[in-house]
RNA sequence: AACGCCAACCGGGUAGUCGCGUGGCGAAUCGAAGGAUUCGUCCCGAGGAAAGUCCGGGCUCCAUUGGGCGCGCUGCCAGGUAACGCCUGGGAGGUCGAGGCAACUCGAUCGACGGACAGUGCCACAGAAAACAGACCGCCAGCUUCGGUUGGCAAGGGUGAAAAGGUGGGGUAAGAGCCCACCGCGCUUCUGGUAACAGGAGCGGCACGGUAAACCCCAGCGGGAGCAAGGCCAAAUAGGCAGUGAGGGGUGCCCACCCCGGUCAAGACACUGCGGGUAGGCUGCUGGAGGGCGCGAGCGAUCGCGCUCCGAGAGGAAUGACUGCCGCCGCGGGCAACCGCGGAACAGAACCCGGCUUACAGGUUGGCGCUCGGU
Numbered sequence: 001a002a003c004g005c006c007a008a009c010c011g012g013g014u015a016g017u018c019g020c021g022u023g024g025c026g027a028a029u030c031g032a033a034g035g036a037u038u039c040g041u042c043c044c045g046a047g048g049a050a051a052g053u054c055c056g057g058g059c060u061c062c063a064u065u066g067g068g069c070g071c072g073c074u075g076c077c078a079g080g081u082a083a084c085g086c087c088u089g090g091g092a093g094g095u096c097g098a099g100g101c102a103a104c105u106c107g108a109u110c111g112a113c114g115g116a117c118a119g120u121g122c123c124a125c126a127g128a129a130a131a132c133a134g135a136c137c138g139c140c141a142g143c144u145u146c147g148g149u150u151g152g153c154a155a156g157g158g159u160g161a162a163a164a165g166g167u168g169g170g171g172u173a174a175g176a177g178c179c180c181a182c183c184g185c186g187c188u189u190c191u192g193g194u195a196a197c198a199g200g201a202g203c204g205g206c207a208c209g210g211u212a213a214a215c216c217c218c219a220g221c222g223g224g225a226g227c228a229a230g231g232c233c234a235a236a237u238a239g240g241c242a243g244u245g246a247g248g249g250g251u252g253c254c255c256a257c258c259c260c261g262g263u264c265a266a267g268a269c270a271c272u273g274c275g276g277g278u279a280g281g282c283u284g285c286u287g288g289a290g291g292g293c294g295c296g297a298g299c300g301a302u303c304g305c306g307c308u309c310c311g312a313g314a315g316g317a318a319u320g321a322c323u324g325c326c327g328c329c330g331c332g333g334g335c336a337a338c339c340g341c342g343g344a345a346c347a348g349a350a351c352c353c354g355g356c357u358u359a360c361a362g363g364u365u366g367g368c369g370c371u372c373g374g375u
Base pairs, nucleotide, nucleotide: 001371003369004368005367006366007365008364009363010362012326013325014324015323016322017321018320020045021044023042024041025040026039027038028037029036030035047346051357052356054355055354056353057352058351059226060225061224062223071222072221073220074219075218076090077089078088079087080086091113093110094109095108096107097106098105099104114217115216119215120214121211122210123209136157137156138153139152140151141150142149143148165183166182167181168180169179170178184206185204186203187202188201189200190199191198192197230283231282232281233280240274241273242272243271244270245269251265252264254262255261290309291308292307293306294305295304296303297302328343329342330341331340332339333338
């Protein structure tokens, strides 16, 4: 210097013009009102992921005596946190690299990493046998009509993803934890560690194949719905309730019947009031588990204290375009200063916050690896 990986960060700047939108102020218009529309002016106007909506919380309403069953999720240990399936540190393991004769050590990286002597299930094909073991080839012994047959064995061969501890020695008819040493495994105990776990000692010949992202067991956690949550104000029209008024006509009942008249009732009408609800408006709404800096505690995640800053709040939804200069990248020209042309991603707030995941042109810083060049 180039390339790659990891981590953190930036995600063009500035000036002008025009445009879009919320809000404040002013004005006009419309409407019965609630309110709406238009114009002018001033301020302000996306992100590191605003995304996926996958986890976890705040907030709100509903439900809820307590407990159990059931269901769902999580799952080495410790810590952090409002909480988490997130983060930090540690342990054990897998893979890769380096060093070393080796044991092992160091570094990087990966992850559903509790339990398979509580019980049940499953283990394709191949194979004798896939779990209360079994015997195809084989080995050994007896008998033999020499074809076999009876018994012993599970070391060797073969099958398989996996074959009933491994290696070596002894032993035996042949063999076998049958016996022994080491390794592995299990139990007991000691030491270190908060713990996961690690190390040591003793005992046991082995009793325990795998599978829990199979049922299951154990432990922990979990009520539901979501800002279209929820709260407040509240028109016109229609309907409800109450009160008042009421001219004339008509209807029904009663005055035995019919007529007149009277009385009562209901309905209808008008007005006033009340209450529910709709349209609509206001609120919730953004100052918060908030950002920055400094100091302190801690290996760290993180926490405490002090100072300081705060710049969308929105209804299916505005946040843009152009020009000049500067910065970045590419191409071309020029000895050079420089000039010309072109380019700049992923994306788009809708109650808020913490994570995870995914997308992302170009760039900055730090660390590591590797290659090349120089000293």
Predicted 3D model of a 375-nucleotide RNA (Bacterial RNase P class A) from a Gemmatimonadaceae bacterium. The sequence is in RNAcentral, with records from ENA. The coordinates come from a structure-prediction model, not an experiment, and the mean pLDDT is 75. Its Rfam family is "Bacterial RNase P class A". The family's RNA type in Rfam is ribozyme. The gene name in the source record is rnpB.